[in-house]
Small-subunit ribosomal RNA, 3' major domain from an uncultured organism, 478 nucleotides, folded computationally.
The full RNA is in RNAcentral, with records from Greengenes.

Context: one part of a larger RNA
RNA sequence: UGACGGGGGCCCGCACAAGCGGUGGAGCAUGUGGUUUAAUUCGAUGCAACGCGAAGAACCUUACCCGGACUUGACAUCCUCCUGGCCGAUCCUGGAGACAGGAUUUUUCUCUUCGGAGACAGGAGUGACAGGUGCUGCAUGGCUGUCGUCAGCUCGUGUUGUGAGAUGUUGGGUUAAGUCCCGCAACGAGCGCAACCCUUGUGUUUAGUUGCCAUCAUUAAGUUGGGCACUCUAGACAGACUGCCGAGGUUAACUCGGAGGAAGGUGGGGAUGACGUCAAGUCCUCAUGGCCUUUAUGUCCGGGGCCACACACGUGCUACAAUGGUGCAGACAGAGGGAAGCGAGACCGCGAGGUUAAGCAAAUCCCAGAAACUGUAUCUUAGUUCGGAUUGGAGUCUGCAACUCGACUCCAUGAAGUUGGAAUCGCUAGUAAUCGCGGAUCAGCAUGCCGCGGUGAUACGUUCCCGGGCCUUGUACA
Numbered sequence: 001u002g003a004c005g006g007g008g009g010c011c012c013g014c015a016c017a018a019g020c021g022g023u024g025g026a027g028c029a030u031g032u033g034g035u036u037u038a039a040u041u042c043g044a045u046g047c048a049a050c051g052c053g054a055a056g057a058a059c060c061u062u063a064c065c066c067g068g069a070c071u072u073g074a075c076a077u078c079c080u081c082c083u084g085g086c087c088g089a090u091c092c093u094g095g096a097g098a099c100a101g102g103a104u105u106u107u108u109c110u111c112u113u114c115g116g117a118g119a120c121a122g123g124a125g126u127g128a129c130a131g132g133u134g135c136u137g138c139a140u141g142g143c144u145g146u147c148g149u150c151a152g153c154u155c156g157u158g159u160u161g162u163g164a165g166a167u168g169u170u171g172g173g174u175u176a177a178g179u180c181c182c183g184c185a186a187c188g189a190g191c192g193c194a195a196c197c198c199u200u201g202u203g204u205u206u207a208g209u210u211g212c213c214a215u216c217a218u219u220a221a222g223u224u225g226g227g228c229a230c231u232c233u234a235g236a237c238a239g240a241c242u243g244c245c246g247a248g249g250u251u252a253a254c255u256c257g258g259a260g261g262a263a264g265g266u267g268g269g270g271a272u273g274a275c276g277u278c279a280a281g282u283c284c285u286c287a288u289g290g291c292c293u294u295u296a297u298g299u300c301c302g303g304g305g306c307c308a309c310a311c312a313c314g315u316g317c318u319a320c321a322a323u324g325g326u327g328c329a330g331a332c333a334g335a336g337g338g339a340a341g342c343g344a345g346a347c348c349g350c351g352a353g354g355u356u357a358a359g360c361a362a363a364u365c366c367c368a369g370a371a372a373c374u375g376u377a378u379c380u381u382a383g384u385u386c387g388g389a390u391u392g393g394a395g396u397c398u399g400c401a402a403c404u405c406g407a408c409u410c411c412a413u414g415a416a417g418u419u420g421g422a423a424u425c426g427c428u429a430g431u432a433a434u435c436g437c438g439g440a441u442c443a444g445c446a447u448g449c450c451g452c453g454g455u456g457a458u459a460c461g462u463u464c465c466c467g468g469g470c471c472u473u474g475u476a477c478a
Base pairs, nucleotide, nucleotide: 001478002477003475004474005473007472008471009470010469011468012467013466015462016461019427020426021425022424023423026318027317028316029315030314031313032312033311034309035308042053043052064304065303066302067301068300069299070298073129077128078127079125080124081123082122083121084120088105089104090103091102092101093100094099109118110117111116131293132292134291135290136289140287141286142282143281144280145278147276152191153190154189155188156187157186158167159166160165171182172181173180197270198269199268200267202238203237204236205235206234207233208232211228212227213226216225217224241264244258245257246256247255248254320420324379325378326377327376328375329374330373336367337366338365341360342359345356346355347354348353386417391412392411393410394409395408396407397406433455434454435453436452437451438450439449
């Protein structure tokens, strides 16, 4: 100087407390451990691994296993020789296919002294080489997690101490903040904080189609004429600064209350992550040193596996019902996506869906019915008209192909489950809870992820638990 203390002081945080809703019990989904397996590819492992890499494993992906093939190679550059336009399309034979053999067709690059040369492609050969999701994240770059959006981390000069160092950065106040004020052997400065950026909340103005409709006419319908007032859209601008008033405070910083205001003291949300810590994570995104491999640890193909299942854990979904289930009727979003696409309408089908087909590169058309909600009827506390697992049958769609191993529909079946032990998690406002909608990935496949809006709560405080910041004290620790 740090680190640590079941030392002290001050302070903060959904840290506790006060509440709301869960997890832990059930069924299922998913990840992991374990076990099994020819293989169940690999990585991630307290917080900070476990719906994680994976924004989507039937083939492919795919790295694993079995089998069948290739060896200058699936991919790149160079050399020699041969052939020819290349590329492409179709068919036949063998085969599981890779591959091998053959047939047909299309086509005829540039220069030319018509010999050939060049570019390009294919084949053969030779070796330099290619290749490796092989090892090492404890050789690395880059990227990322975490403490933590915590308020800290440092430097120059000066001063001081033999020195390591100290001072500044401590102290008195204050703040979300090393934020600011005052004081002070310090005076300044840098990285952080804040602000500048995006979005949302109010208004003005510009603009008025694909948006809107107050007045006039018109229609089944803002449908059409008309209009741009309103809504909205999207550019510019205004607005909030403790600016004003009062009180407290050291005449300060600042705090409390008030006015005006759409908004008040950082208005809400996001992006933004200091010096560093964990030899944290990643050699399987990529790059890369070293090592290893080279008829194989490389490459191609068929099939299988990653989907196994006594069990254990994590994360979720659906429930156990009446604040509910079911039938009928009725209402109100936002944000997105769409051309190998979204697909209206009509017809067929109980339905998944099919047939046909309008419109739309979209403020125009489509996905698209929002759902919880409201009204009404019924069920009457039951393992039930709750719950939907499981299983049988029949189908639809995607796709070469749904057996291993897809999603969905219909009929039948109708399991556990009656609110969950010890323990444990999230959350302070348009939040929790609850309800549906969209998107990425994607041929198909979502209870996951990322977004969107609808309805919309409870909360006195800082003794204690946990984590953190500052000062101080002890130490046989570094």
Rfam family: Bacterial small subunit ribosomal RNA. Rfam links the family to the GO terms structural constituent of ribosome and ribosome.
Its mean pLDDT, the model's own confidence on a scale to 100, is 82.